Description:
The RNA shown here (c-di-GMP-I riboswitch aptamer) has 87 nucleotides and comes from Echinimonas agarilytica. Its Rfam family is "c-di-GMP-I riboswitch aptamer". Rfam's curators write: GEMM was predicted in a large-scale screen for bacterial structured RNA regulatory elements. Gene Ontology term of the family: cyclic-di-GMP binding. Model confidence (mean pLDDT): 89 of 100.
RNA sequence: AUUUGAAAAGGGCAAAGCUGGCGAAAACCAGUGACGCAAAACCACCGGUCUAAGGGAAUUUAUUCCUACGAUAGCGGGGCUGCCAAA
Numbered sequence: 001a002u003u004u005g006a007a008a009a010g011g012g013c014a015a016a017g018c019u020g021g022c023g024a025a026a027a028c029c030a031g032u033g034a035c036g037c038a039a040a041a042c043c044a045c046c047g048g049u050c051u052a053a054g055g056g057a058a059u060u061u062a063u064u065c066c067u068a069c070g071a072u073a074g075c076g077g078g079g080c081u082g083c084c085a086a087a
Stems, first nucleotide, its partner, number of pairs: 002087004012037002017032005035074001042079002045077003048072003054067005
């Protein structure tokens, strides 16, 4: 440096649910809690997914549809950095 994660050590992160906050919502943040994770660290570049405030369209006028500049890195790919061990 590359590949790999069988065993080991020190550790790390934290799903659902619940409480509070925040937001139009999806989501996010804090606490609690552990389903899992060797990048479940970081980056929305590509595809996917969620939401639709704003904008647009329709219309029976209070609803429907479209739309990301919102979100997801714990959906996949890619980029980038990194702990321990083995080969």